A computed fold for an 81-nucleotide RNA from a Chloroflexota bacterium, annotated as c-di-GMP-I-GGC riboswitch aptamer. NCBI's taxonomy places the organism under Bacteria, Bacillati, Chloroflexota. The coordinates come from a structure-prediction model, not an experiment, and the mean pLDDT is 83. It was read from a public genome assembly, where an Rfam model found it.
RNA sequence: CUCCGUACGGGCAAACUCGUCGAGAGACGAGGACGCAAAGCCACGGAUCCCGGGGAAGUCGGGACAGCCGGGCUGCCGGAC
Numbered sequence: 001c002u003c004c005g006u007a008c009g010g011g012c013a014a015a016c017u018c019g020u021c022g023a024g025a026g027a028c029g030a031g032g033a034c035g036c037a038a039a040g041c042c043a044c045g046g047a048u049c050c051c052g053g054g055g056a057a058g059u060c061g062g063g064a065c066a067g068c069c070g071g072g073c074u075g076c077c078g079g080a081c
Stems, first nucleotide, its partner, number of pairs: 002080004011036002016031006034067001040073003044070003048064006
């Protein structure tokens, strides 16, 4: 390097509640833990969601989501070879 993990140390934190921001999807902070072995980072492809255009389209424009699936980059602990 590669593969594996039942998770010791250490890490993240769903739903929900409160506060702030946003037109919205949603984001951030605090509390809280359902889970996570990349639940670290990146919207590149698909899905989903929001806003707008359009007579309409699996159409066009903008946005959200990395804890939906692929892909890219990086990486801790323990074990095997």